[in-house]
RNA sequence: GUCCCUAUAGCUUAACGGAUAAAGCGUAGCCCUCCGAAGGCUAAGAUCGAGGUUCAAUUCCUCGUAGGGGCA
Numbered sequence: 001g002u003c004c005c006u007a008u009a010g011c012u013u014a015a016c017g018g019a020u021a022a023a024g025c026g027u028a029g030c031c032c033u034c035c036g037a038a039g040g041c042u043a044a045g046a047u048c049g050a051g052g053u054u055c056a057a058u059u060c061c062u063c064g065u066a067g068g069g070g071c072a
Stems, first nucleotide, its partner, number of pairs: 001071007010025004018055001027043005048064005
């Protein structure tokens, strides 16, 4: 330099182009308990950035950014 893959919550992962973006772990609060790191209930928390296509984009297209890999 060029090609391919990946990017969603603090972490690990879901989401045929269509319902309020879901779950596990973790975190916070409450309950329970002699105690809680066990058990129960509840809550907060995310689509890498900018455009485009579409009635509708996490999803498709373009460019960029970051990470990984192949070739040179």

A computed fold for a 72-nucleotide RNA from a Patescibacteria group bacterium, annotated as transfer RNA.
Its Rfam family is "tRNA".